[in-house]
Molecule: c-di-GMP-I riboswitch aptamer
Organism: soil metagenome
RNA sequence: GCAAACCCGCCGAAAGGCGGUGACGCAGAGUCACGGGGCUAACGCGCCAACGCGCCACGUCCGCCGGGCCGCCA
Numbered sequence: 001g002c003a004a005a006c007c008c009g010c011c012g013a014a015a016g017g018c019g020g021u022g023a024c025g026c027a028g029a030g031u032c033a034c035g036g037g038g039c040u041a042a043c044g045c046g047c048c049a050a051c052g053c054g055c056c057a058c059g060u061c062c063g064c065c066g067g068g069c070c071g072c073c074a
Base pairs, nucleotide, nucleotide: 001026002025007020008019009018010017011016024063028070030069031068032067034066035065036064037061038060039059044055045054046053047052
């Protein structure tokens, strides 16, 4: 310097995001979804008499790992 979880409000189908509060931690816990991995499953597909169930990322996580870029100290 950053700011986890809980809680509050808003957005979202959800995962999750934004803001407030608050600090669990982090020597880059800066940034980018490029590769791997995780999460959700709206839309779609299949099943079911129905309720629902299964599959699926175009969604999402950079505080999961690797990498690109930028940066600090010795």